[in-house]
Context: one part of a larger RNA
């Protein structure tokens, strides 16, 4: 490259939105570019194959077919791809009606708490630890009640509960805004699926000026520990964590499982809706999710099993023996840390 694979051995992009492309439901009419049939020219010669013939044989040489899988024209065929019209509704979309939620963004707000200040009370200790020390405290600490101040978080509800494309989302309340289900089947009439390049969004740490700092807590002092202890444990403590404008664009970003579609036993829990019985939470059924087992099947095994790692299509991505190494050179992006793309020698 070709096969072969990507849940744990190399391999699923972090996630979405789209653009080119690449694939596409179902009748009817039509063309006939793809495709097929039949013919025509061409496709040089020599090679190769096959049959005959010359050198005594054979190399090798001469003749004849084949070959040249192609290309171009006519003619024709319509089953599929494809175009062009015309229709249908099952796909995907609107619409009406619901009911569910830590989905986002903004202001407001609430009480526990720890810290701190200020008064009261009240004395000798408090705090830590295996056990101590350092630290706090007669300039009244710890304790304890009343005030007050600021900052972060939001106990119970809380749930293999929900909602979000992932990162992620959790006290109240209001405004302003996205998405999914459900139910009638009223509208449209394939308007779809993936998605290379872009584009947005994307925990923690970090990063630039600026606020704000109440716990916590890298660095850092200092106490122990201990052969040492630049640690684990204390005692403090800076950045930082919080807010907003902008960068940064990585994570075990993990279900280590990429979307989207059909089909394939069951059993049992839960969360939203709809129906129908009874009746006010139960039992049946049904549509959407969310967990648990478990046959078929598959799997190297473990294990997955209708939320598939089974059976099948379409599109992207990616891997090709360990090391060098996600590193060097570049290129792009970034203030900087630094990301992305990405190797070779060499070596086993």
């Nucleotide at each position: 490259u070709u096969g072969g694979g990507c849940g744990u051995a190399a391999a699923g992009g972090g996630u979405g939105c789209g653009u080119a492309g690449g694939c596409g439901g179902u009748g009817c009419c039509a063309c006939a570019a793809g495709u097929c049939a039949c013919u025509u020219g061409u496709g040089a010669a020599a090679u190769c194959c096959c049959c005959a013939g010359g050198c005594u044989u054979a190399a090798c040489c001469u003749g004849g077919g084949g070959c040249c899988u192609g290309c171009a024209g006519g003619c024709g065929a319509a089953a599929c791809u494809g175009u062009g019209g015309u229709g249908c509704u099952g796909g995907a979309g609107u619409a009406u009606g619901g009911g569910a939620g830590a989905g986002g963004u903004g202001c407001g707000u609430g009480g526990a708490a720890u810290u701190c200040c200020c008064g009261g009370u009240g004395u000798a200790g408090c705090g830590g630890u295996g056990a101590a020390a350092u630290g706090c405290g007669u300039a009244g600490a710890u304790a304890u009640c009343g005030g007050g101040a600021g900052g972060a978080a939001c106990a119970c509800c809380u749930g293999u509960g929900g909602c979000g494309a992932a990162a992620g989302c959790g006290g109240c309340g209001c405004a302003c805004u996205g998405g999914a289900c459900c139910a009638u089947a009223a509208c449209u009439g394939a308007c779809g699926c993936u998605g290379a390049u872009g584009c947005a969004c994307g925990a923690a740490a970090g990063c630039u000026a600026g606020g704000g700092g109440a716990g916590c807590a890298a660095a850092c002092a200092c106490g122990a520990u201990u052969a040492g202890a630049u640690a684990c444990c204390c005692u403090g403590g800076u950045a930082g964590u919080c807010c907003a404008c902008g960068c940064u664009g990585u994570a075990a970003a993990c279900g280590a499982u990429g979307a989207g579609a059909g089909c394939u036993a069951g059993u049992u829990g839960u969360c939203g809706g709809c129906a129908c019985g009874c009746a006010u939470g139960c039992g049946u059924g049904u549509c959407g999710g969310u967990g648990a087992c478990g046959c078929a099947g598959c799997u190297a095994a473990c294990g997955c099993a209708u939320u598939a790692a089974g059976c099948u299509c379409u599109c992207c991505g990616c891997c090709u023996g360990g090391g060098g190494a996600g590193u060097a050179c570049g290129g792009c992006c970034g203030c900087a840390a630094g990301g992305u793309u990405a190797a070779a020698a060499c070596u086993c």
Model confidence (mean pLDDT): 86 of 100. Small-subunit ribosomal RNA, central domain from an uncultured Acidobacteriota bacterium, 348 nucleotides, folded computationally. RNAcentral holds the full RNA, with entries from ENA.